A computed fold for an 84-nucleotide RNA from a Candidatus Uhrbacteria bacterium, annotated as transfer RNA.
RNA sequence: GCGAGCGUGGCGGAAUUGGUAUACGCGCAGGUCUCAGAAGCCUGUGGUGGCAACACCUUGGGAGUUCGAGUCUCCCCGUUCGCA
Numbered sequence: 001g002c003g004a005g006c007g008u009g010g011c012g013g014a015a016u017u018g019g020u021a022u023a024c025g026c027g028c029a030g031g032u033c034u035c036a037g038a039a040g041c042c043u044g045u046g047g048u049g050g051c052a053a054c055a056c057c058u059u060g061g062g063a064g065u066u067c068g069a070g071u072c073u074c075c076c077c078g079u080u081c082g083c084a
Stems, first nucleotide, its partner, number of pairs: 001083007010026003019067001027045006046057004060076005
C1' cells in the first nucleotide's frame, strides 16, 4: 500500500427483517445470613439536570438516507487478521 473483520454503560457482551438501546454476566451500592468475614440469597445500578415527578442526552467521531438507524450509505479515527 491492498483486502476483510471489529469499536455498544465501569468491564465482558447481546440486540432477529431498520421499529422499547444497554438483555445476560462481572463489578459496585444497600439489605439478609454470621460472633465476624467469605460464599449464597434479595433489591438497586447508562449519563446529565432536578427535592421529586419528570425532562434531555447516549452505540468510536462526523455527515447522509428514512416517519424511524447500534443496524443501511459515505468520509475520518482506533484496532485485529490476511496479502504484498

The prediction has a mean pLDDT of 83. Lineage of the source: Bacteria > Bacteria candidate phyla > Candidatus Uhriibacteriota. It matches the Rfam family "tRNA". It is annotated as a transfer RNA. The sequence was found in a public genome assembly.